[in-house]
RNA sequence: AGAGUUUGAUCCUGGCUCAGAAUGAACGCUGGCGGCAUGGCUAAGACAUGCAAGUCGAACGGACUAUUGUGAAGAGUAAUCGGAUUAAUAGUUAGUGGCGAAAGGGUGAGGAAUGGAUAGGUAACAUACCUCGGGCUCCGGAAUAGCUCAUCGAAAGGUGGGGUAAUGCCGGAUGAUGUCCUGUGUUUAAUACGCGGGACCAAAGAUUUAUCGGCCCCUGAGUGGCCUAUUCCCUAUCAGCUUGUUGGUGAGGUAACGGCUCACCAAGGCGACGACGGGUAGCGGGACUGAGAGGUUGACCCGCCACAUCGGAACUGAGACACUGUCCGGACCUCCACGGAGGGCUGCAGUAACGAAUAUUGGGCAAUGGGCGCAAGCCUGACCCAGCAAUGCCGCGUGCAGGACGAAGUCUUUCGGAGUGUAAACUACUUUCAGGGAUUAGCUUGAGUCUUGACGUAACCUACAGAAGAAGCACCGGCUAACUCCGUGCCAGCAGCCGCGGUAAUACGGAGGGUGCAAGCGUUAAUCGGAAUUACUGGGCGUAAAGCGCGCGUAGGCGGCUUUGUCAGUCGGAUGUGAAAGCCCCGGGCUUAACCUGGGAAUUGCAUUCGAUACUGCGGAGCUAGAGUAUGGUAGAGGGAAGUGGAAUUCCGGGUGUAGCGGUGAAAUGCGUAGAUAUCCGGAGGAACACCAGUGGCGAAGGCGACUUCCUGGGCCAAUACUGACGCUGAGGUGCGAAAGCGUGGGGAGCAAACAGGAUUAGAUACCCUGGUAGUCCACGCCGUAAACGAUGAGAACUAGAUGUCGGGGGAAUCUGUCCUUCGGUGUCGCAGCUAACGCGUUAAGUUCUCCGCCUGGGGAGUACGCCGGCAACGGUAAAACUCAAAGGAAUUGACGGGGACCCGCACAAGCGGUGGAGCAUGUGGUUUAAUUCGAUGCAACGCGAAGAACCUUACCUGCCCUUGACAUUGACAGAAUCCCGUAGAGAUAUGGGAGUGCCUUCGGGAAUUCAGUGACAGGUGCUGCAUGGCUGUCGUCAGCUCGUGUCGUGAGAUGUUGGGUUAAGUCCCGUAACGAGCGCAACCCUUGUCCUUAGUUGCCAGCACGUAAUGGUGGGAACUCUAAGGAGACUGCCGGUGACAAACCGGAGGAAGGUGGGGACGACGUCAAGUCAUCAUGGCCCUUACGACCUGGGCUACACACGUGCUACAAUGGCAAGUACAAAGGGCUGCAAACCUGCGAAGGUAAGCGAAUCCCAUAAAACUUGUCGUAGUCCGGAUCGGAGUCUGCAACUCGACUCCGUGAAGUCGGAAUCGCUAGUAAUCGUGGAUCAGAAUGCCACGGUGAAUACGUUCCCGGGCCUUGUACACACCGCCCGUCACACCAUGGGAGUGGGUUGCUCCAGAAGUGGUUAGCCUAACCGUCGGGGGGGCGAUCACCACGGAGUGAUUCAUGACUGGGGUGAAGUCGUAACAAGGUAGCCCUAGGGGAACCUGGGGCUGGAUCACCUCCUU
Repeated sequence: AGAGUUUGAUCCUGGCUCAGAAUGAACGCUGGCGGCAUGGCUAAGACAUGCAAGUCGAACGGACUAUUGUGAAGAGUAAUCGGAUUAAUAGUUAGUGGCGAAAGGGUGAGGAAUGGAUAGGUAACAUACCUCGGGCUCCGGAAUAGCUCAUCGAAAGGUGGGGUAAUGCCGGAUGAUGUCCUGUGUUUAAUACGCGGGACCAAAGAUUUAUCGGCCCCUGAGUGGCCUAUUCCCUAUCAGCUUGUUGGUGAGGUAACGGCUCACCAAGGCGACGACGGGUAGCGGGACUGAGAGGUUGACCCGCCACAUCGGAACUGAGACACUGUCCGGACCUCCACGGAGGGCUGCAGUAACGAAUAUUGGGCAAUGGGCGCAAGCCUGACCCAGCAAUGCCGCGUGCAGGACGAAGUCUUUCGGAGUGUAAACUACUUUCAGGGAUUAGCUUGAGUCUUGACGUAACCUACAGAAGAAGCACCGGCUAACUCCGUGCCAGCAGCCGCGGUAAUACGGAGGGUGCAAGCGUUAAUCGGAAUUACUGGGCGUAAAGCGCGCGUAGGCGGCUUUGUCAGUCGGAUGUGAAAGCCCCGGGCUUAACCUGGGAAUUGCAUUCGAUACUGCGGAGCUAGAGUAUGGUAGAGGGAAGUGGAAUUCCGGGUGUAGCGGUGAAAUGCGUAGAUAUCCGGAGGAACACCAGUGGCGAAGGCGACUUCCUGGGCCAAUACUGACGCUGAGGUGCGAAAGCGUGGGGAGCAAACAGGAUUAGAUACCCUGGUAGUCCACGCCGUAAACGAUGAGAACUAGAUGUCGGGGGAAUCUGUCCUUCGGUGUCGCAGCUAACGCGUUAAGUUCUCCGCCUGGGGAGUACGCCGGCAACGGUAAAACUCAAAGGAAUUGACGGGGACCCGCACAAGCGGUGGAGCAUGUGGUUUAAUUCGAUGCAACGCGAAGAACCUUACCUGCCCUUGACAUUGACAGAAUCCCGUAGAGAUAUGGGAGUGCCUUCGGGAAUUCAGUGACAGGUGCUGCAUGGCUGUCGUCAGCUCGUGUCGUGAGAUGUUGGGUUAAGUCCCGUAACGAGCGCAACCCUUGUCCUUAGUUGCCAGCACGUAAUGGUGGGAACUCUAAGGAGACUGCCGGUGACAAACCGGAGGAAGGUGGGGACGACGUCAAGUCAUCAUGGCCCUUACGACCUGGGCUACACACGUGCUACAAUGGCAAGUACAAAGGGCUGCAAACCUGCGAAGGUAAGCGAAUCCCAUAAAACUUGUCGUAGUCCGGAUCGGAGUCUGCAACUCGACUCCGUGAAGUCGGAAUCGCUAGUAAUCGUGGAUCAGAAUGCCACGGUGAAUACGUUCCCGGGCCUUGUACACACCGCCCGUCACACCAUGGGAGUGGGUUGCUCCAGAAGUGGUUAGCCUAACCGUCGGGGGGGCGAUCACCACGGAGUGAUUCAUGACUGGGGUGAAGUCGUAACAAGGUAGCCCUAGGGGAACCUGGGGCUGGAUCACCUCCUU
């Protein structure tokens, strides 16, 4: 730091996704050790049990225990016993009392401010313990708990009597520097201070004699209360809120200010700078992330706040409205003798529940800290430790060195090998950690001395043994490091995105190997980043999402020049603060690190203060360049009102006139003999204003078009004068606002939604036609939207030009044709610049400034709900769930168009002959069958593979039979090979007998061949042509397809290859940011047409000669024909014309041939997953006593039918009969066969010649001559059938060809449709060959005879090039819209129903506090002893929690039914859109219709094509 994903490719826009870091995590697999941290995020739900706040005997009276004394009554002779009483010492402690319990610890429910943070204020306050200083500590009194007695109760706990202590309580004294009142002086904004006077207020003692206390005042420190400013989430689909409310006076209350509370008075206070309401949330230091700015977050640690089962309340106290205090109410739980009691883990452990999920009912007060105490000490689940958990961070280990061209195993293989891999084995070595052991000494836990150790023999140190005890997880298609095999076969599955899987999956599962991290590794969740996809740093709005339809204008924001003051903003210095921890830097300590620790820096902030004064603000004074006013001109469809005009349509009246009119692609409906249309005259009425007219004018926009008058707005120009910043923009607000539509009343000619009819059509709710109502028009009032568009907000300034046009002015020239210049509009082209590109370009989309509006992926949706507006139609505002990985812009290359221009082809046209009808042949489909083997299927399958199925072929079927095999290689054994005969069988085969002994040899044997057995293996016309090679078809013998360098473009790409001509041709020429080149075209090759040379047998025979009935038969010849080799020839070369002086074309000459002479071979880049695994080859899969091999018989030849290709015909241009003429090219030894004989014939017999320019096949036929037939199912036609034969062949039954005799079907020229052919061609005639034993009407080849027509390119088909549109790229056989039907999902409405929260109006009123008090009770003080003062209980009033009632609001859930939406496999109906999408599309509006949609009105170009006008460039 980026990457993947929209496309055929490209650039852009834009979303989605990934790589990083991080977590109080959880889950899966795995797990050696240690250090340091962390660990109920859910149910602020419920809790068993134990512990978490006590302490002081140096406050007090007691009690108890121990010890030491004293030692009464009594007993004893006595010693003595006995122990009452009493004293002392030590210890324990229930109660009174003091201090603490308000700290520490937990949690984050509530709370959007009574809170937090930061900075201030408190002259408006408090403060126990501690501290500085000053002073004091005197005299008395009454109770009470404990205790004891009685009593109630199950208990908890009480009640009554008696007596008792204090540092408990009370009275008195003393007292100022305290408090209050007051006088006065100084001083202040309030106030404070000084000096006087008056009033009032205090205490407690204890003991171990050294201390600890107590009271008053004051100081300080620390702590706390209150107040102020700034700041702290989302929502306007929450816009108005408020009555103690805002303020005042007075009072009460508080430690203290204050509506904090009350009485009275006033009517205020808050709010778009977001009040009020709703939702959510503890806040901060910090933490995570990030380059930063930011974003997210608030576990652990620290500060603050709030809470303690839920709600309320006060008491005590320095401090609480109190987590382990009190009272009351609610819910829940526990005990109970049913009368009553008790409880609160959001302390530490722990339990069940919840949940994806979070630990021990541990040790200790040794350390740190806290409470009490003089102290010893006691208490302390704070804390320190240990335990559990890989939850995280950090560290260490699981060994190290050697060890093969490299074991085995596994895996792969092209079978050679490669990989695992120095890895292992093996050899030598080490011992961290874990482990067991020793424990003598030493060190450490600190800083005056001496002690205290839970952790814990734990760390640390030391000796010992042995590689011993210790590696997994994820991934391997791209992003993203890492590849192969097997299995599976759109299945199973994977997937973060793109996407993998339909038989060769690097994407699923397994394996081998590899990559990454490592005691962990992955996944999931949520956060930041990447994301400049919210843009402050740092984005946009012509076409991608995005400029309000347009004005006016409020708040707000911004604002010209000069000067002066101020110093608020701004800038600088200083001071205070910004807690600690954390982050960062430099050090230090644990072996290192994490971790701990010292110092520093930082804390970007706030406050105070001192300065600076350029800029901004504010105040003052001026100026004129912005803005405005006045004067004079000027153009205009600017607006409103009234009036007037002509043309046209329609209607009415009349005249003329007659059969049609009208309408369309063609028609029909309609009108017309009752007189239409047409035409003339007259009249009525409404609406709109031709030409002028122009990218001309005016207006803010919508919009405005005959003429005249009246009223009226704005602009522009010129010159001066005046005002003196008066300006710009503009949230809300307000006005205007096309068409359609609505209301009321008019009007209504034409047009025309709806509607009706006629057509079209498969249908036609449309397009077309005939009619026709709202409406269109007017007046008044609504509506408030449009593609309301320049898809471009308003204002200001600056930044090259050129050229039109409109309005005004100035100047020059000319005296009318102008030119120069300036201001203001309106167009086109264009520089720089900008833009993703297209394009924009002084009328900016350039460069800047100011203000407003708007956008943030597509769909859902401009929809739902709510609210506002409207008579309604509807408009404005405006979501979410869910769903997709795209949607989109511009441009590119193709393809396509019922777009355009040009051109070609037997493409059409012009002709000739066919097919389609018949019979037969042949192929195919279908059907049939045991099998009818398989393949080929539009052109480009169908007389095709097959150049030839009776067996064989043969692949198919039936049956029999073989299993190393019919065929190949290899090793070993035996026998040469081979031939003949018999038996059984359908045959394959089985079995028996006989003959036979070869070749080479180094004498061992070998080669070839056969039999049997054995293992490797053979074999397969089995599958996949969509795994392939090769070959082939087709577009198409069409003229195209590309490359290098250069140039242009961000790029895909373009240019070249386009353009003007020309050609069969991208053939050639010219032009040209292109210049060249390659594959194609052409030529080179074969053949044919003319000539020449050479050669002359088997071919030829002119001349010479011989010979024959005749024949090159013979001698001979080499001329001719011919044969077969080589040459020549034709090149637009020549002439004329056209063309651009070119290429080329037209005509002509010569020539055998003329513009490629004819024909053939030859087929560019590519397309069709075209055809072929059955020619062959081949990957993979499958079969292996069978899907292989052999054999017999059958089938491929079937037959209601359909199609293709042919043959023969239908006849007289003919048939038949007779006669007679002329070819070419082939083939022949398993062959062609002459001649002769036999047969009517097919043929047979015999046999010469010929391996062929020699012999044979072999008579060519049509043609020609003559005769006959006479238009008929025939003397046409020959199918079919009967009989008899010939030939081939082991064999003609299924199933051959041919011959003869007989038979004599359909058919009389063929519907729709369709094929071939442009010259030696079509048509017609015969001949030969391949295959082949035999078997062509097919195929291939050969010659004979030998035409017609082409005006032309409008149309059909196919193709080429240019251009245009495109939503297509699987490329129009494309894409794609809506209804309906089915399934699923989320959501709106919905009679309602059930919860939550909350407002208002009432009822109610526990505990408590305050007020009052007629009742009752009452220790301290006073008293005249009656009582008083004071207090308490009770009662009552006020406030008030719970609770209850009514009525609203809001929110959640649910609901019969219902609305649309989304997603789904190959459903149904149509064809709306994309090309002119076949009626251009779209926007607003209204009506209609199964549906897409259609129609009307107005608008837009984001419409193709053609034409015209205008303008511009060259």
Description:
A computed fold for a 1514-nucleotide RNA from an uncultured prokaryote, annotated as small-subunit ribosomal RNA. RNAcentral holds the sequence, with entries from ENA. Model confidence (mean pLDDT): 84 of 100. Rfam family: Bacterial small subunit ribosomal RNA. Rfam links the family to the GO terms ribosome and structural constituent of ribosome.